[in-house]
């Protein structure tokens, strides 16, 4: 230079039955009040089009998805963001959500607070700033540790 094979732990992703949340929510429905064929209302957000009809109180009936545990899978740039592109969200534009492909841009891992997104959520996910704590390697030492500094395209092992 390659190949195999391994370590970092509250490890990373994925995830069925099922199960608690979602939520007594929406949808359906009957009762009343208020309105109209539209200047309101609905079809993610905003403008503009198109299409469709509501709104406010009560009563009756009642989910679902995603996102959350777990068997068990596949793993150790595991995986997440960032771009940039395709499809989808009624139709143009500009966002914004999902899912897929691409880019050595950017993050070792874990975690505790702030703030900002997402979400039904005070749950969990993302980012971000500041602390911690742990791996790795390199360098200075040294009272078996410490101090500083780096990055996973690294580290260690074997083999060519």
């Nucleotide at each position: 230079u390659g190949a195999u094979a391994g370590a970092g732990g509250c490890g990373c992703g994925g995830g069925a039955c099922a199960g608690a949340u979602c939520a007594g929510u929406a949808a359906c429905u009957c009762c009343g009040g208020c309105g109209c064929g539209g200047c309101a209302g609905u079809c993610u957000g905003c403008g503009g089009a198109g299409a469709u009809u509501g709104u406010c109180g009560g009563g009756g009936c009642g989910a679902a998805a995603g996102g959350c545990u777990u068997a068990c899978c596949g793993c150790c740039g595991a995986a997440g963001a960032a771009u940039g592109u395709a499809c989808a969200u009624u139709c143009c534009g500009c966002a914004a959500u999902g899912u897929g492909c691409a880019u050595a841009u950017c993050u070792g891992g874990c975690u505790g607070u702030g703030c900002g997104u997402u979400a039904a959520a005070c749950a969990g996910g993302c980012g971000u700033a500041c602390g911690g704590u742990u791996g790795u390697c390199a360098u200075c030492g040294g009272u078996c540790u410490g101090a500083u500094g780096g990055a996973g395209a690294g580290c260690u092992a074997u083999c060519g």